A computed fold for a 182-nucleotide RNA, annotated as Lysine riboswitch aptamer. The sequence was found by an Rfam model in a public genome assembly. Its Rfam family is "Lysine riboswitch aptamer". Rfam's curators write: Riboswitches are metabolite binding domains within certain messenger RNAs that serve as precision sensors for their corresponding targets.

RNA sequence: UGUAUUGAUAGAGGUGCGUUUUUUAUCAGUAUUCACAGUCGCAGGUUCGGGGCCUUUAAAGACCGUUUGAUGAAAGGAAAAGACGCCGAAGAUUCAGCGUUCCCGAAGCGUUGUUUCUGGGGGUAUGGUAAAUAGCCAUAUCACUGUCACCAGUAGAUUACUGAUGGAGUGCUAUCUGCGAU
Numbered sequence: 001u002g003u004a005u006u007g008a009u010a011g012a013g014g015u016g017c018g019u020u021u022u023u024u025a026u027c028a029g030u031a032u033u034c035a036c037a038g039u040c041g042c043a044g045g046u047u048c049g050g051g052g053c054c055u056u057u058a059a060a061g062a063c064c065g066u067u068u069g070a071u072g073a074a075a076g077g078a079a080a081a082g083a084c085g086c087c088g089a090a091g092a093u094u095c096a097g098c099g100u101u102c103c104c105g106a107a108g109c110g111u112u113g114u115u116u117c118u119g120g121g122g123g124u125a126u127g128g129u130a131a132a133u134a135g136c137c138a139u140a141u142c143a144c145u146g147u148c149a150c151c152a153g154u155a156g157a158u159u160a161c162u163g164a165u166g167g168a169g170u171g172c173u174a175u176c177u178g179c180g181a182u
Base pairs, nucleotide, nucleotide: 005178007176008175009174010173011172014087016086017085018084019083020082021081022080023079024078033070034069035068036065038063039062040061044054045053046052047106048105049104050103051102090118091117092116095113096112097111098110099109100108101107119145120144122142123141124140125139126138127137128136129135147167148166149165151163152162153161154160155159
């Protein structure tokens, strides 16, 4: 000086990722409540099963009808703007713990760790979720894009560009550092 390699730091991809606040539309003339009509009446209500709780005996109560009338929301999700944290950003998934829905079990929701998969955004199709043709998630497929490797070509050069093929983020680039070899 160069190379291989351990660790650390800083970066890049772009309709880039996630959290949160405000406003707006949708949710929806839906749920709820009251009246009216009807049904039930050892009924009924609360995600399912069991238990508990509430209500209850015929002018009471419960359920139910919108192709009856009146009243009339909200949450989740979405768009725009702003703020914050970032580039396995994040998402899904296996298992386990904790919290939560009256108690137990199941299921659901949230959260922590963990297994596995996915470089990224998009179009299309199918399925799930959802009020929804929105959005989100999964799978498949199609090109696009960033990165590296290999091959070929051009420029006149230790690099850049173009084309094609392939791989995956435990990657790639840059700097520093530890160890070893020449």